The RNA shown here (c-di-GMP-I-GGC riboswitch aptamer) has 95 nucleotides and comes from Desulfovibrio sp. UBA6079. The coordinates come from a structure-prediction model, not an experiment, and the mean pLDDT is 86. Rfam family: c-di-GMP-I-GGC riboswitch aptamer. Gene Ontology term of the family: cyclic-di-GMP binding. Of the family's consensus pairs, 90% are formed in the model.
């Protein structure tokens, strides 16, 4: 280089639970550990969350090229702890 993971140091943290951010999914910062050998880092494809904002469609209100509701479509918004794809890498075993 390539490969595997039983041990040891050391790391990293699901739920939950408060603070803050944010329409919402969701982030953050402490607390917590369910796990994780890339759970390091990159939203590039696919999945998947959500829908402020936009557009249909219904039914309301109004003096209204104008507003309120329902619902339903959308990602440009998020997740890398769903997969895949690119970068990098601690110990130790093997070849």
């Nucleotide at each position: 280089a390539c490969u595997c993971g039983a041990a040891a140091a050391g790391g990293c943290a699901a739920a939950c639970c408060a603070g803050c951010c944010g329409a919402a999914a969701g982030g953050u910062u402490g607390g917590g550990a369910c796990g994780c050998a890339a759970a390091g880092c990159c939203a590039u494809g696919g999945g998947c969350c959500u829908a402020c904002g936009u557009c249909a469609u219904g039914c309301c209100c109004c003096g209204g090229u104008g507003g309120g509701c329902a619902c339903g479509a959308u990602a440009u918004g998020g997740u890398u702890g769903c997969c895949a794809g690119g970068c990098u890498g601690c110990c130790g075993g093997g070849u």